[in-house]
RNA sequence: GCCGGCGUGGCGGAAUUGGCAGACGCACAGGACUUAAAAUCCUGCGAGUAGCGAUACUUGUACCGGUUCGACCCCGGCCGCCGGCA
Numbered sequence: 001g002c003c004g005g006c007g008u009g010g011c012g013g014a015a016u017u018g019g020c021a022g023a024c025g026c027a028c029a030g031g032a033c034u035u036a037a038a039a040u041c042c043u044g045c046g047a048g049u050a051g052c053g054a055u056a057c058u059u060g061u062a063c064c065g066g067u068u069c070g071a072c073c074c075c076g077g078c079c080g081c082c083g084g085c086a
Stems, first nucleotide, its partner, number of pairs: 001085007010026003019069001028044005046059005063077004
C1' cells in the first nucleotide's frame, strides 16, 4: 500500500428483507428480609434541558456527511483495533 472483519449505556453483549434503540447478564443505587451481614426478592439505572416534584421535551449505535417517510443496518469520507496479502 491492497483486501476483509469489528466499533452500540460504567462493562460484556443482542437487535439485518431498513420499522418502538439499548433485550439479556454484570456492576451500581434505593427498598424488603436479617440483631447485623451475605444470599434472595422488588424497583431504578445513556446524556442534556425545563420543573419543588411526579413528569415532559430534545438528543443518542466511534466520528462527519448522504439516501430514505424512516438508518446500528444502505452509500461516501474519516479515525482506531484485529486478521490476511504484498